This is a predicted structure of a 543-nucleotide part of an RNA (large-subunit ribosomal RNA, domain I) from a bacterium.

Context: one part of a larger RNA
RNA sequence: UGUAUAUGGCGGAUGCCUUGGCAACAGGAGGCGAUGAAGGACGUUGAAGGCUGCGAAAAUCUUCGGGGAGCCGCCAAACAGGCAUUGAUCCGGAGGUGUCCGAAUGGGGAAACCCGCUGUCACAGACAGCAUCUAUGUCUGAAUAGAUAGGGCAUAGAGGCAAACGGAGCGAACUGAACCAUCUAAGUAGCUUCAGGAAAAGAAAUCAAUUGAGAUUCCCUUAGUAGCGGCGAGCGAAGCGGGAAUAGCCCAAACCGUAGCACAAGUGCUUCGGGGUUGUAGGGUCCUGCAUCAUAUCUUAUUAGAUCUAGCAGAACAGUCUGGAAAGUCUGACCAUAGAGGGUGACAGUCCCUUAUGCGAAAGUUUGAACGGAUAAGCGGGAUACCUGAGUACCACGGGACACGAGGAACCCUGUGGGAAUCUGGGUGGACCAUCAUCCAAGGCUAAAUACUCCCUGUUGACCGAUAGUGCACCAGUACCGUGAGGGAAAGGUGAAAAGAAUCCCUGUAGGGAAGUGAAAUAGAACCUGAAACCGUAUACAC
Numbered sequence: 001u002g003u004a005u006a007u008g009g010c011g012g013a014u015g016c017c018u019u020g021g022c023a024a025c026a027g028g029a030g031g032c033g034a035u036g037a038a039g040g041a042c043g044u045u046g047a048a049g050g051c052u053g054c055g056a057a058a059a060u061c062u063u064c065g066g067g068g069a070g071c072c073g074c075c076a077a078a079c080a081g082g083c084a085u086u087g088a089u090c091c092g093g094a095g096g097u098g099u100c101c102g103a104a105u106g107g108g109g110a111a112a113c114c115c116g117c118u119g120u121c122a123c124a125g126a127c128a129g130c131a132u133c134u135a136u137g138u139c140u141g142a143a144u145a146g147a148u149a150g151g152g153c154a155u156a157g158a159g160g161c162a163a164a165c166g167g168a169g170c171g172a173a174c175u176g177a178a179c180c181a182u183c184u185a186a187g188u189a190g191c192u193u194c195a196g197g198a199a200a201a202g203a204a205a206u207c208a209a210u211u212g213a214g215a216u217u218c219c220c221u222u223a224g225u226a227g228c229g230g231c232g233a234g235c236g237a238a239g240c241g242g243g244a245a246u247a248g249c250c251c252a253a254a255c256c257g258u259a260g261c262a263c264a265a266g267u268g269c270u271u272c273g274g275g276g277u278u279g280u281a282g283g284g285u286c287c288u289g290c291a292u293c294a295u296a297u298c299u300u301a302u303u304a305g306a307u308c309u310a311g312c313a314g315a316a317c318a319g320u321c322u323g324g325a326a327a328g329u330c331u332g333a334c335c336a337u338a339g340a341g342g343g344u345g346a347c348a349g350u351c352c353c354u355u356a357u358g359c360g361a362a363a364g365u366u367u368g369a370a371c372g373g374a375u376a377a378g379c380g381g382g383a384u385a386c387c388u389g390a391g392u393a394c395c396a397c398g399g400g401a402c403a404c405g406a407g408g409a410a411c412c413c414u415g416u417g418g419g420a421a422u423c424u425g426g427g428u429g430g431a432c433c434a435u436c437a438u439c440c441a442a443g444g445c446u447a448a449a450u451a452c453u454c455c456c457u458g459u460u461g462a463c464c465g466a467u468a469g470u471g472c473a474c475c476a477g478u479a480c481c482g483u484g485a486g487g488g489a490a491a492g493g494u495g496a497a498a499a500g501a502a503u504c505c506c507u508g509u510a511g512g513g514a515a516g517u518g519a520a521a522u523a524g525a526a527c528c529u530g531a532a533a534c535c536g537u538a539u540a541c542a543c
Stems, first nucleotide, its partner, number of pairs: 001542009015528001016493002020464002022461007029453002031161002039101003042055003046079001049075003061095006070083003106115003116130006132158009165196001166194005176183001180230001206213002217244004227235002248445003251389001255274003259270005279423001281388003284384007295376005305367002308364002311359003317332003321328001333350002335339001341353003394418007404430001425440005480487002500527001503514004
C1' cells in the first nucleotide's frame, strides 16, 4: 500500500410520518371605496425582539345573545401584578374608537412629512369646514346694447382598488408555408376603456323551398362535409335534426285633448296626457254589431315560513395475559337512525372529541309565499286612404366583416360623393332579370338555459408526501441578487411524557468520562430510521 472481516467517523439516501399543497364536486358570495378602500408607515402588553391582534378608548371599549371555570394571544418557560359563579377568559350579532400615508381631496411634497385659510367655542388650545370634474338649479357678468364667454354659490354624483369571466376601441411578431412577399400565426398576445354577477345577444325587412318553421343563447350532430385557398401551407361553415332553457313587450307617427308662444286668426311650433305598435298587413278617422269572462299589476308583505352568522342534547365494557404503556391476546358482555373521522403511551363501535338523529337566536344577513283586497282593459264588420322610423334604403369609389383572399360575390358595416319610394309601398331568397315564396329596415327594453372563481362553507380523491406537492408544510414573495423593471432560494421529524441530564472529574461557556432520567441515550437536543461516496482503528493475509 492492497484485499478481507469487524468496528467507528462523516454524510443524509431510504423507510415511516404530516401541520402544507393539488384537483374536483355541491352550496354560498360575486364586490370594497370620500361614512376615506385595497395596501402600508408608526405606535400599542409590566418587561428587549419578531409574529398575530388592535389604534392615543391601541392583544382592546359598549351592548345583545351563547357558554360555564378558569383566564391575562403565539415564539416562550418563569417572574411581577391582576380579572373571575355579582358569570371572567372564550364564541357569535350590532355598535364605538380608529394616529399618519395612500383615490388622498386645504396648499406643497423626496409616501407615512412640511406649511396654511375660514368659522365656532369654555381660546397657550379644541372642534368643524376648505381638492377637482360632471349634471342640475341659481346669482352675477367682459370686450359689446341685448347676449355670450368667464366667475360665484347650492344640491347630487364621480374619482381609486380588485383573480378570472364579458362588451367595445386599437392591435403585433416569432412561427407555419421546409425560402418568402398574398396567406398563416390571429383578430391571438398585448394596450386602452366600460360594465355585471354574469355580460353580450334577442322577439324576423329571419330561415326555408312549393312542404314548412317561428326571438336569443348554449350543447350534440350535420362535418372536417359544402366551400375558401401563392387551390400551397392551411382555413372552414349553414339550414334541417336531437337536447338545455323558455317570455314576451314598450315607443315614434296618424288622431283627440291640455298648457305656453307666434302670427296672416285658425293655423304653426313646443310641453304634457290619451291613443297606438303590425305583414293573413296593422293602426287612425267615420258608420255599425257583440261582450263584461280569462289575465296582468299593485297590495297583503320591513309578513308567515325557511337560510346563514354562536351553540345544545346525544347509546353502549369489564376482567385476564404480554408489555414501559393495551386500544393487541384470551374470556364473557352491550349499543347501533351512531361500525364516518380524529385523539388517547401499539390496532378502541361501547375512554375523549365527535358521528346518526333531534333541538336552538336577543341581534343582524339572505330568501320568501298564501287566503284576502284594489286597479286596468275586450272581440268583430263596412267605408276612407290620414299614419306606419330619410341624408335612411339604394348606387359609385375606397375599406372592413361574413368559413368566402375581388372572385360570378349576394347579405352585413361605413370613410367620400350622389340619392328614393310611402302599401297600387319596400327588403330578401348568393351577380342580374322574370315568376313565385317570404318578411316589414332605417327607435328601444327583456329573465332562464351559458362563461368565470380573488373569496366562504362542506365533501371527495387508483392526487403529492419535504429534490415531491404551491415559489413558500418552517416568521416566504422572506433572506439574497439587480440602478431599475425584475429575479428569487435553502430550511420539517428527541421522547408517550422534558422526565432536556442534579452532582462529581478532565486544560476551556468546546468536547468528553462517571452519575441520574427513560422501554430505549449508538433516542442527548449537530437528537426517528441512518444507505453510498469519502476518512480512520483493530485483526488476518499478500507485497
Its mean pLDDT, the model's own confidence on a scale to 100, is 85.